[in-house]
């Protein structure tokens, strides 16, 4: 240096244009125990990596940048 994938709550993912962005652990509360785990109720959390674009409307599409993984090129 070039392709490709991927950057969503605290961790792991889904959604890929048209309701207020979901869904599993986690953590919090409250029932339930003697108590612990289980188990039931609940409520709380991201504005979609960042900057622009088109388009009525963009998390989803295009550009530019960045981070991360992987392949390939160069490096005598």
């Nucleotide at each position: 240096g070039g392709c490709u994938c991927g950057g969503u709550g605290g961790c792991g993912c889904a959604g890929c244009a048209g309701u207020c962005a979901g869904c599993g652990c986690a953590g919090c509360u409250c029932c339930u125990u003697c108590a612990u785990a289980a188990g039931g109720a609940g409520a709380a959390g991201g504005c979609c990596g960042c900057g622009g674009g088109u388009g009525c409307g963009a998390a989803u599409c295009c550009c530019g940048c960045u981070c991360g993984a992987g392949c390939c090129c160069c490096c005598a």